[in-house]
RNA sequence: CCGAUUCCAAGGCCUAAUCUCGGGAAACCGGGAGCGGGGGACCCGUUACUGGGGUGAAUCCCGAUCUUUAUCGGGAAGGGUGGUUCUUGGCCCUAACCCGGCAGCUAACUUCGCAGGCCUAUGCAAGAACCGGG
Numbered sequence: 001c002c003g004a005u006u007c008c009a010a011g012g013c014c015u016a017a018u019c020u021c022g023g024g025a026a027a028c029c030g031g032g033a034g035c036g037g038g039g040g041a042c043c044c045g046u047u048a049c050u051g052g053g054g055u056g057a058a059u060c061c062c063g064a065u066c067u068u069u070a071u072c073g074g075g076a077a078g079g080g081u082g083g084u085u086c087u088u089g090g091c092c093c094u095a096a097c098c099c100g101g102c103a104g105c106u107a108a109c110u111u112c113g114c115a116g117g118c119c120u121a122u123g124c125a126a127g128a129a130c131c132g133g134g
Base pairs, nucleotide, nucleotide: 010120011119012118013117014116018033019032020031021030022029023028034114035113036112037111038110039109044104049101051102052099053098054097055096059076060075061074062073063072064071065070077094078093079092080091081090083130084129085128086127087126088125089124
């Protein structure tokens, strides 16, 4: 000097998944705000073991291989890409889990979650319109 790993701190990204108060040595317990999800009337809507449903962007179609689960290729659609929105393009992703015979929408009401993963780089661009700062 360069690279890798581990720990701590700080600043950011995906995401609803953040901030804060009290008790406690801690583990943890309880609460508030904020954000997000489920259940749940009238009205409206819907139907059928080919069970049905939920969270999530994470679905669908075609072809081939083949171990049905699976793998590969292509297409459509959805999502991420560093203040925000739209259009266009580049790059990347399209998982996982849960309920258990059962749930459409849904006011009142009721109930649950606040995890996990990653980066150290003015962060991929162009145009239009905004926001914030100097």